[in-house]
RNA sequence: GGAGUCGGCCUGGCAGCCGCCGUUCACGGGCAGGUCGUGCACGGAGGAAAGUCCGGGCUCCGCAGAGCGGGAUGCAGGGUAAUUCCCUGGCACGGCGACGUGACGAAGAGGGCCACAGAGACGAGUCCUCGGGUGCAAAUCCGAGGGGUGAAACGAGGCAACCUCCAUCCGGAGCAACACCAAAUAGGCAAGCGUGGUGGUGCAAGCCACCGCGGCCGGCUCGGCCGAGCUUGCGGGUAGGUGGCUAGAGCCCGGGGGCGACCCCGGGCCCAGAGGAAUGGCUGUCGGCCCCGCCGGGUUCGCCCGGCGGGGUGCACAGAACCCGGCUUACCGGCCGUCUCCCGUU
Numbered sequence: 001g002g003a004g005u006c007g008g009c010c011u012g013g014c015a016g017c018c019g020c021c022g023u024u025c026a027c028g029g030g031c032a033g034g035u036c037g038u039g040c041a042c043g044g045a046g047g048a049a050a051g052u053c054c055g056g057g058c059u060c061c062g063c064a065g066a067g068c069g070g071g072a073u074g075c076a077g078g079g080u081a082a083u084u085c086c087c088u089g090g091c092a093c094g095g096c097g098a099c100g101u102g103a104c105g106a107a108g109a110g111g112g113c114c115a116c117a118g119a120g121a122c123g124a125g126u127c128c129u130c131g132g133g134u135g136c137a138a139a140u141c142c143g144a145g146g147g148g149u150g151a152a153a154c155g156a157g158g159c160a161a162c163c164u165c166c167a168u169c170c171g172g173a174g175c176a177a178c179a180c181c182a183a184a185u186a187g188g189c190a191a192g193c194g195u196g197g198u199g200g201u202g203c204a205a206g207c208c209a210c211c212g213c214g215g216c217c218g219g220c221u222c223g224g225c226c227g228a229g230c231u232u233g234c235g236g237g238u239a240g241g242u243g244g245c246u247a248g249a250g251c252c253c254g255g256g257g258g259c260g261a262c263c264c265c266g267g268g269c270c271c272a273g274a275g276g277a278a279u280g281g282c283u284g285u286c287g288g289c290c291c292c293g294c295c296g297g298g299u300u301c302g303c304c305c306g307g308c309g310g311g312g313u314g315c316a317c318a319g320a321a322c323c324c325g326g327c328u329u330a331c332c333g334g335c336c337g338u339c340u341c342c343c344g345u346u
Base pairs, nucleotide, nucleotide: 001342002341003340004339006337007336008335009334010333012286013285014284015283016282017281018280020044021043022042023041025039026038027037028036029035046317050328051327053326054325055324056323057322058174059173060172061171070170071169072168073167074166075089076088077087078086079085090104091102092101093100094099105165106164110163111162112159113158114157122155127146128145129144130143131142132141133140134139178243179242180241181240188234189233190232191231192230193229196211197210198209199208200207201206213227214226215225216224217223250269251268252267253266254265255264256263257262287315288313289312290311291310292309293308294307295306296305297304298303
């Protein structure tokens, strides 16, 4: 100098203006409230917030115990709240190497399968040669050996990410869990008031007329029309609201133990809490990236590095939704460190 390996970290900076969500305080409105408005201050997405694939916390439901059935896992030891995750070691495979990958128990219980090629792919079979038996011969039987095919050729074959066996583990649903407050309308229960009076007709139910009561025609008078429910209370659920809702297996620093995953001790810090769902928009500047030109250097002639000037680009993947530990997937660009191999020089 080149090519690699493993691990850790960052995910644009600053300023101005206008907004959004939450909290504290102050002022004002309002009978009042955890209400509304205004103002100041403070806080306001991620390394994956994603996929929802594992594991746990938390909540509700279920549950005497055991078995059958079903599912998951599978070298050894360790870590952890727990895991299918992580660490260390062994073994196998790949790589010159650093290192990477591995469902890595059992094929001597049983079933099933073994492509192509090959005569034959599994309680066998006969392609070639030789020997022996029978036979005129063709052929056939027995025995021994060999070539070839193939991942594997008779050997206690291979495959269990095929069934299976063995060992261990396993209730279900999920914050749209769950709890509380609680309209309108309809329905439920209870109480109170009312569904009237007279006459005619009719066996009755009912119908008709008049009077009365109630409602509507804004109120009053007249008139008209209508006629069985009305009022209050209680309880359940819905809309809506509140809690759950973020102080946690939390973060940072220091010390100690352990090869390591990780654990222990001390000190400091508070770091989104929305919920049809806030965390945004504009401008300037610095930075990044891309393109072009010029200059200088290097070159394995493909290009690479640096400087100057001009232009372009808001600039990767992506948006919390109860919380946490993992895994997987997506991703522009950059920084730091470990180790390995090759070449050159001293």

The RNA shown here (Bacterial RNase P class A) has 346 nucleotides and comes from a Betaproteobacteria bacterium.
Rfam family: Bacterial RNase P class A. By type it is a ribozyme.